[in-house]
Molecule: small-subunit ribosomal RNA
Organism: uncultured prokaryote
RNA sequence: AGAGUUUGAUCCUGGCCCAGAACGAACGUUGGCGGCGUGGAUUAGGCAUGCAAGUCGAACGAGAAAGGUUCCUUCGGGGACCUAGUACAGUGGCGAAAGGGGGAGUAAUACAUAGACAACUUACCCCCGAGACGGGGACAACCACUCGAAAGGGUGGCUAAUACCCGAUACUGCCUGGAGUCGGUGGAUUCCAGGUGAAAGAAGGCCUCUGUUUCAAGCUUUCACUCGAGGAGGGGUUUAUGUCCUAUUAGCUUGUUGGUGAGGUAACGGCUCACCAAGGCAACGAUGGGUAGCCGACCUGAGAGGGUGACCGGCCACACUGGGACUGAGACACUGCCCAGACUCCUACGGGAGGCUGCAGUCGAGAAUCUUCCGCAAUGCGCGCAAGCGUGACGGAGCGACGCCGCGUGGGCGAUGAAGGCCUUCGGGUUGUAAAACCCUGUCACCUAUUAUGAACAGCGGGUGGUGAAUAUCCAGCCCGUUUGACGGCAGUAGAUGAGGAAGCACCGGCUAAAUACGUGCCAGCAGCCGCGGUAAUACGUAUGGUGCAAACGUUGUUCGGAAUUACUGGGCAUAAAGGGCGUGUAGGCGGUUUGGUAAGUCUGUAUGUGAAAUCCCUCGGCUCAACCGAGGAACUGCAUCGGAUACUGCCGAACUAGAGUGCAAGAGGGGAGAGUGGAAUUCCUGGUGGAGCGGUGAAAUGCGUAGAUAUCAGGAGGAACGCCGGUGGCGAAAGCGACUCUCUGGCCUGCAACUGACGCUGAGGCGCGAAAGCUAGGGGAGCAAACGGGAUUAGAUACCCCGGUAGUCCUAGCCCUAAACGAUGAGCACUAGGUAGAGGAAGUUCCGAUGCUUUCUCUGCUGUCGCUAAUGUUUUAAGUGCUCCGCCUGGGGAGUAUGGUCGCAAGGCUAAAACUCAAAGGAAUUGACGGGGGCUCACACAAGCGGUGGAGCAUGUUGUUCAAUUCGAAGCAACGCGAAGAACCUUACCCGGGUUUGACAUGCUUGGGACCGUCUGCGAAAACAGGCUUUCUCUUCGGAGGGCGAUACACAGGUGGUGCAUGGCUGUCGUCAGCUCGUGUCGUGAGAUGUUGGGUUAAGUCCCGCAACGAGCGCAACCCUCGUCCUAUGUUGCCAGCACGUAAUGGUGGGGACUCGUAGGAGACUGCCGGGGUCAAGUCGGAGGAAGGUGGGGACGACGUCAAGUCAUCAUGCCCCUUAUAUCCAGGGCUGCAAACAUGCUACAAUGGCCGAUACAAAGGGCUGCGAAACCGCGAGGUCAAGCGAAUCCCAUAAAGUCGGUCUCAGUUCGGAUUGGAGUCUGCAACUCGACUCCAUGAAGCUGGAGUCGCUAGUAAUCCCGGAUCAGCAACGCCGGGGUGAAUACGUUCCCGGGCCUUGUACACACCGCCCGUCACACCACGAAAGUUGGCAACACCCGAAGUCAGUGGCCCAACCCCUUGGGGAGGGAGCUGCCGAAGGUGGGGUUAGCGAUUGGGGUGAAGUCGUAACAAGGUAGCC
Repeated sequence: AGAGUUUGAUCCUGGCCCAGAACGAACGUUGGCGGCGUGGAUUAGGCAUGCAAGUCGAACGAGAAAGGUUCCUUCGGGGACCUAGUACAGUGGCGAAAGGGGGAGUAAUACAUAGACAACUUACCCCCGAGACGGGGACAACCACUCGAAAGGGUGGCUAAUACCCGAUACUGCCUGGAGUCGGUGGAUUCCAGGUGAAAGAAGGCCUCUGUUUCAAGCUUUCACUCGAGGAGGGGUUUAUGUCCUAUUAGCUUGUUGGUGAGGUAACGGCUCACCAAGGCAACGAUGGGUAGCCGACCUGAGAGGGUGACCGGCCACACUGGGACUGAGACACUGCCCAGACUCCUACGGGAGGCUGCAGUCGAGAAUCUUCCGCAAUGCGCGCAAGCGUGACGGAGCGACGCCGCGUGGGCGAUGAAGGCCUUCGGGUUGUAAAACCCUGUCACCUAUUAUGAACAGCGGGUGGUGAAUAUCCAGCCCGUUUGACGGCAGUAGAUGAGGAAGCACCGGCUAAAUACGUGCCAGCAGCCGCGGUAAUACGUAUGGUGCAAACGUUGUUCGGAAUUACUGGGCAUAAAGGGCGUGUAGGCGGUUUGGUAAGUCUGUAUGUGAAAUCCCUCGGCUCAACCGAGGAACUGCAUCGGAUACUGCCGAACUAGAGUGCAAGAGGGGAGAGUGGAAUUCCUGGUGGAGCGGUGAAAUGCGUAGAUAUCAGGAGGAACGCCGGUGGCGAAAGCGACUCUCUGGCCUGCAACUGACGCUGAGGCGCGAAAGCUAGGGGAGCAAACGGGAUUAGAUACCCCGGUAGUCCUAGCCCUAAACGAUGAGCACUAGGUAGAGGAAGUUCCGAUGCUUUCUCUGCUGUCGCUAAUGUUUUAAGUGCUCCGCCUGGGGAGUAUGGUCGCAAGGCUAAAACUCAAAGGAAUUGACGGGGGCUCACACAAGCGGUGGAGCAUGUUGUUCAAUUCGAAGCAACGCGAAGAACCUUACCCGGGUUUGACAUGCUUGGGACCGUCUGCGAAAACAGGCUUUCUCUUCGGAGGGCGAUACACAGGUGGUGCAUGGCUGUCGUCAGCUCGUGUCGUGAGAUGUUGGGUUAAGUCCCGCAACGAGCGCAACCCUCGUCCUAUGUUGCCAGCACGUAAUGGUGGGGACUCGUAGGAGACUGCCGGGGUCAAGUCGGAGGAAGGUGGGGACGACGUCAAGUCAUCAUGCCCCUUAUAUCCAGGGCUGCAAACAUGCUACAAUGGCCGAUACAAAGGGCUGCGAAACCGCGAGGUCAAGCGAAUCCCAUAAAGUCGGUCUCAGUUCGGAUUGGAGUCUGCAACUCGACUCCAUGAAGCUGGAGUCGCUAGUAAUCCCGGAUCAGCAACGCCGGGGUGAAUACGUUCCCGGGCCUUGUACACACCGCCCGUCACACCACGAAAGUUGGCAACACCCGAAGUCAGUGGCCCAACCCCUUGGGGAGGGAGCUGCCGAAGGUGGGGUUAGCGAUUGGGGUGAAGUCGUAACAAGGUAGCC
């Protein structure tokens, strides 16, 4: 510090997700030791048991027992002493308000920081001053009686005090009055007068004083006590600032805000009360609701921030729930009291008791959190003179890997690279120096021994010093001695033993370090995101190997980070989410120039105070190190105070004119409102003319019309809108405004520079305006026209089209308040290149005018540099550069929805969520593909022609169907006379039956045999099985070896079994279409573009020109073959002109090379020449010459790629499957079955013909298991015999159409030949299923073929024969070749199909066979509404009213003091009663919140459901608001 994920790819926007750190954690697997920390986060739920606050006899009275000693005794017992002034209890004092706990409540009676108290308090502690005198009466304990189950009381009697009371005295206390000084308010301080308020003793010692005769009443010491002053520390009150979310909470408040007076308090104060006034708070968020203890700090982060508030520390609040006071220095009191309530327990039913949010522990709920431990040795606290006692505070130990830190589980050496495992290309690789083996060590654990620190005290004894009359006592922080350890025999140290007791977890597709095999087969499963899994899974499971961390490792949860993804640091708003529809203006924010003052902001200072300690950081130190701990420093970025500065901002004052406004003079304009006027057109009415249609559409129909329409003429009525001008022209804030005239009225621009003197900009709320549609009331209504009716279209058509037609559109008044209200661009100011056009002014210039030119101001457009931008684009009219203010955004969907509020008559508007769900949604641009987009262009694509097909019969192939089997494959074009260039057996893969199992075939090997071959017999359908005969290979060192054969066992063979979606190879197709790319350069952030586009031209990306391109490659063309002309060479088997011979005739023969032909090699054609037009081009048109002319005809040749196209059955091949069978052999059957359909052909339907006779002319092929002449036989197929020929020699082999002649005469025929009967021929082991051919006989359909559809542009179509492959024969009418005869037509590119190039749109990229919307049906999920119902919370009104404070009160009661004194009275107090307040409770109507709810509403998500096709292309009616 970044990475993954939207796309075919790209850039951007934007969300989701990952890597890091952390935790009071939990869960899973695993687990050796130690140190230091840490551990009920949930039910502030309930609690058994034990302990957690006592202490003082030196405040006081009383005072045992057991036991011991001893005495007496009637032997029953009793007394004394010790125990012991002890224990228990009581009076009294101090403490119990601390310490400890958890965080319910609390959003301010809280906390933090800085202040204030002239408005306060403070027990114990310290210091200072003064004092402590004289009296009195009680009450507990105790005793007696008594009530009660208990808890607990009642009555009477006795008694002490540092308990209580009275009096005296007293100050700087307090109160009243007066005087002075200082000051900041009720202050401080000094003085005077009057009044008023205290006390307690205890212990030790002593005899100096006093009194007495040895003691205390005296003295002294210490402690305690009282009053007053001060201090320290604590507390109380108060001020300012800061401290969460919510406006779907906007108004709240009556003791409320203030005053006067009184009461109350330690103290100020509406704290309380009476009266008076009507205030106080709030958009800088009051009030309400939700949530929450706050802070030091902790986690994270570069920081700013964000999150948290465990442990430790400070503060607060709480103590079963609610209320209350008492005591006290302090409480409204955790282990006190009273009352009410809930709960639990005891009960004799009458009543009582209790409060673990102390330490342990228990139950419950929960994912989850420990021992009913030891000790007061240390530290601290309470009491005490002290010893000491108490202390679940605390110190320790225990449990838990909960966290951090440290250590160990061994070290060295060791290659045959062992064994085993895994993988393998079978060679090997890896685990791996890893192990074993050998040599060592002893950390930890275990055992034994030994043994620190934590201990300092206090006390006691002694010394020294102080007090004192004192050598007493007492005191001391000084010295010496003595003494105290829970942890714990622990840490540590030493010794002994032996590698012995000690390694796991996660991951390995990318992010992200680390891969292979097997299993599984969209199953099981994984997954943080993207995504894996459908038979070759590095992603599932296992194994091996590897990577990472390590006594842990992973997972889950949470927080921060990454996230600049709430942006202060540090983001945005034209199109990605985002500018308010527009104006006006309040609060607020911001604000021109000069100057004076001030010092609030601001800045400054070694300034002052504070910012507790701990923490963090630095340095040093202590535990062996570290964690941990200690010391010092720094820091705590803050707040307050003081001093200083005055540039900027603020505030106060004075001035200015450049902003803004006013004035004067001109100007343009559909700016607004009202009133009036006008013509054209539509429609309607009246009348005339006229006579059959009109109207409407793609085509029609509905509709109108003989009752006279349409058309046309004249007149009239009525409403709405204003043609031409008219223009990216004008005006307005926007919405918007268009005939003309008048009236009223707003704004703008220009010029002048007279006036004001910052008066300005923006603008939350507020107010106003606001298209269309819609609403209310009243008018109006010509045209148009939702709804509606009808006609069409259509599968349907609630649409598009047509005919009608009502609201509405118009006016008046009032609502509504929304739009793609858009420049998708808030307003204002300033600055930053130009060019050009338009609109409205002004000035200058030519003598003036028109006009032109120059300059200038305002407005409206286009183009464009810099800059900006993701790009598109924008660019003085900014989306540039800055400033000010406002509005808005934070992934998509749910949703601009629900709910609440508010506005509205309604429709609806404004404000505006969540659950749930997805990993995207989106912007711009790129390349393709596509379009019922456009342009150009090509092609037998259409058109023009010729001939077919579709109808018939037959042949062949296919589907379907049948069957035991009808083997398999091919499926639009590009399957279907295709694989198959030959299915009777074989082929053959299929079926039935019969056999074989190392096999029909290959290689190796074990054992034994015999050559092999050949041949015969039995059985059988054959295969097979059984048996017989015959035979004796090559080499040799004679041991044997080799080759071949069959048998046997094992490795293996074999498979036309599966997968063409695992593959190679081959092939089809687009398409013989002209395309497809690369290097370098350039442009672009990039994908990419350019080149390859453009202008011409071509069959062609063919060539030329132009051009940020220049070149190149694969394709095109050419090179190759063939046909066409000529030449040369050669001349057999070919040829025969001339010569010769010969024949009935024939190149038959001699000969010849002229010709044809064959073979081989050349020539020739290149737009080369001429002319036209063309860019002086490429090329094109015409012509000449030429056998051939513009690629001369034909062939071979098929770019990058597409179709997961075809083929595992040509072959090859991975994987899977079968192995007495899915292999293999044999016989028979089937592949030929036949209702039907399709495809490709053949033959026909006839006279351009059929038949008969005669007769002419080819090319290219094939031939020895062959072609087979001639001759003979047969009507013929063919047969017999047989010459020649391995072929330019012989044969197949007569070419046919044609030509000549004859016949038939338009008919189901002398057309046509199917079908059937009979007889044959040939091939073959065999023609039944199931061959071909021949002859005789038979003589079907069919008389030119519907919709539709196919081929062909010249030696082509059409037509006619010939040959070949396969092959025994043949299904061939097929296929592949050959020649003969030999046309017609093409104006042309509008249309159909297909292709190419450019361009355009796109929501497509599996690419239109694409994408995608909505209803309905089904399943699941969350949410809303809902009659109602059940709870919670906070208030209100009234009722009742506990405890208690306060107040009042009488005919009750009372020791201290006072009066009178026998009673009694007073002061004061108590109980009782009454009143105010008052918790809980009750009643009531509301508020708010939550749960449930029949039913209902939409939403989301789901597999290949249903119906349509709305959107994306002109999406087939442009889309959208």